RNA sequence: GCCUUGAUAGCUCAGCCUGGUAGAGCGUUUCCUUGGUAAGGAAAAGGUCGCGGGAUCGAAUCCCGCUCAAGGCU
Numbered sequence: 001g002c003c004u005u006g007a008u009a010g011c012u013c014a015g016c017c018u019g020g021u022a023g024a025g026c027g028u029u030u031c032c033u034u035g036g037u038a039a040g041g042a043a044a045a046g047g048u049c050g051c052g053g054g055a056u057c058g059a060a061u062c063c064c065g066c067u068c069a070a071g072g073c074u
Base pairs, nucleotide, nucleotide: 001073002072003071004070005069006068007067010026011025012024013023020057028044029043030042031041032040050066051065052064053063054062
């Protein structure tokens, strides 16, 4: 230098191909239950979807550039 894959909630990840309200599990907080705790149940908070730009009525998703991480080629 070139190629491939990845970056989404505190953590692990789905959603992207095929554009149309941003999700799950764990964790956190509150409440219920208990004599009290664990377990169980209910609810809530938590997101510039790596960064910038483009096309579109509309982008996490499509296009271009860049950054970072892992792997490969030379």
This is a predicted structure of a 74-nucleotide RNA (transfer RNA) from a Nitrososphaeraceae archaeon. The RNAcentral record of the sequence draws on ENA and MGnify. The same sequence occurs in records of 3 taxa. It matches the Rfam family "tRNA". Rfam links the family to the GO term triplet codon-amino acid adaptor activity. The source organism's lineage runs through Archaea, Thermoproteati, Nitrososphaeria, Nitrososphaerales and Nitrososphaeraceae.